The RNA shown here (transfer RNA) has 72 nucleotides and comes from a Verrucomicrobiales bacterium. It matches the Rfam family "tRNA". Gene Ontology term of the family: triplet codon-amino acid adaptor activity. By type it is a transfer RNA. The source organism's lineage runs through Bacteria, Pseudomonadati, Verrucomicrobiota, Verrucomicrobiia and Verrucomicrobiales. Model confidence (mean pLDDT): 82 of 100.
RNA sequence: GCACCCAUAGUAAAAUGGAUAUUACGUCGGUUUCCGGAGCCGAAAGUCCAGGUUCGAUUCCUGGUGGGUGUA
Numbered sequence: 001g002c003a004c005c006c007a008u009a010g011u012a013a014a015a016u017g018g019a020u021a022u023u024a025c026g027u028c029g030g031u032u033u034c035c036g037g038a039g040c041c042g043a044a045a046g047u048c049c050a051g052g053u054u055c056g057a058u059u060c061c062u063g064g065u066g067g068g069u070g071u072a
Stems, first nucleotide, its partner, number of pairs: 001071007010025004018055001027043005048064005
């Protein structure tokens, strides 16, 4: 250089065009305890960027950015 894959919450992943974007761990608050942990209840936090298609985009298309794999 070329080809392919990936980018969603603090972390790891789901959601393949349909509305409130889901789960686990973590964080915070409450409950419990002498204290802590575990358990239970609750909360905050997210679609890499810019366009396009569509009634509707995390999802499809184009370009860009970053990462990974392969190849000379």